[in-house]
RNA sequence: UCUAUUUGAGAGUAGCGGAGAUUGCUUAAAUGCAAGCCGAAGAAGCAAGUGGCAGGAUAUGUCAGUCCUGCGACGAAACUGACAGGCACGAGAACGUUACUUGAUAGAAACUCUGGAGAUACUGCGCAAGCAGAGCCAACGAGGACAUAACCAACAGGCAAAAGGACAGAGCG
Numbered sequence: 001u002c003u004a005u006u007u008g009a010g011a012g013u014a015g016c017g018g019a020g021a022u023u024g025c026u027u028a029a030a031u032g033c034a035a036g037c038c039g040a041a042g043a044a045g046c047a048a049g050u051g052g053c054a055g056g057a058u059a060u061g062u063c064a065g066u067c068c069u070g071c072g073a074c075g076a077a078a079c080u081g082a083c084a085g086g087c088a089c090g091a092g093a094a095c096g097u098u099a100c101u102u103g104a105u106a107g108a109a110a111c112u113c114u115g116g117a118g119a120u121a122c123u124g125c126g127c128a129a130g131c132a133g134a135g136c137c138a139a140c141g142a143g144g145a146c147a148u149a150a151c152c153a154a155c156a157g158g159c160a161a162a163a164g165g166a167c168a169g170a171g172c173g
Base pairs, nucleotide, nucleotide: 001108002107003106010102011101012100013099014098015097016096017095022035023034024033025032036087037086038085042083044080045079049074050073052071053070054069055068056067057066058065111171112170113169114168115167120134122133123132124131125130135159136158137157141155143152144151
């Protein structure tokens, strides 16, 4: 700053959208076995932060407070891995949306701290800024799918690190 009793956030049910990844042998059968692979049911791990305990400092002692160090606890995600699950179709599926039911005083944005994937440190020209070309990524923004999304696509952006970064946790309010 915006939204909310014209019923929010969240939850449940139903409808719709909804990605990724497979070969060989075998079987009546995608049935079984072997090897490989995927990341979006569920479960697990952790950053900031918040408690706890111990030690030290804070001109003296005790208590409290503050700061530092150590140990341990709690602690999110689309991150990490791959326990479970999955790799023709179907089913399932995070997430989004619509309808209904439930739900009650908060919710969102912004700001600060923290985590946060993917993809050529490519080639040529140029002192450099940059320009041109080839390949690739999907998570600012813009576009398409009547609306929406992690779908489609790749205008812009990006492809060592840094920066940026959807999203997520905490603080503020």
A computed fold for a 173-nucleotide RNA from Bacillus renqingensis, annotated as glycine-GGAnGA riboswitch aptamer. It matches the Rfam family "glycine-GGAnGA riboswitch aptamer". Rfam describes the family as follows. glycine-GGAnGA riboswitch is a variant of glycine riboswitch that have in common a U69A change. This riboswitch is associate with genes that encode either saccharopine dehydrogenase or amino acid transporters and other genes with not predicted function. A reference for the family is Weinberg et al. (2017), "Bioinformatic analysis of riboswitch structures uncovers variant classes with altered ligand specificity", Proc Natl Acad Sci U S A. The family is grouped with related families in Rfam's "Glycine riboswitch clan". It was read from a public genome assembly, where an Rfam model found it.